[in-house]
Molecule: SAM riboswitch aptamer (S box leader)
Organism: Sinomonas notoginsengisoli
């Protein structure tokens, strides 16, 4: 990143700080919230996108690459409600990939 790919009904909360709105936008609902929401930090946890390891499949002399499965928390990510729901028009988030 104004050009690509995948995912967005699984799962997983406590503490500290802050102090009024929050769940992306509009409309209509629903919900959370001064018994402190949202946010930030710490810890804990969830998870298999990437990395790593193992097994296996195809091809093959063989290996690499690739596909599938399993393990793993190293890099990210996530931990109210299906991105809260419906409609609208456009987006957004996360990972990969690229520069």
């Nucleotide at each position: 990143u104004g050009a690509c790919c995948a995912u967005c009904c699984c799962g997983a909360g406590c503490g500290g700080c802050c102090g009024a709105g929050a769940g992306a936008u509009c409309u209509g609902g629903c919900u959370c919230c001064c018994u402190g929401a949202c946010g930030c930090c710490g810890c804990a946890g969830c998870a298999a996108c990437c990395a790593u390891g193992g097994c296996u499949c195809c091809c093959g002399c063989a290996a690499c690459c690739g596909g599938g499965c399993c393990a793993c928390a190293g890099g990210u990510g996530c931990u109210a409600c299906c991105g809260c729901c419906a409609g609208a028009a456009a987006c957004g988030a996360u990972g990969g990939a690229g520069u």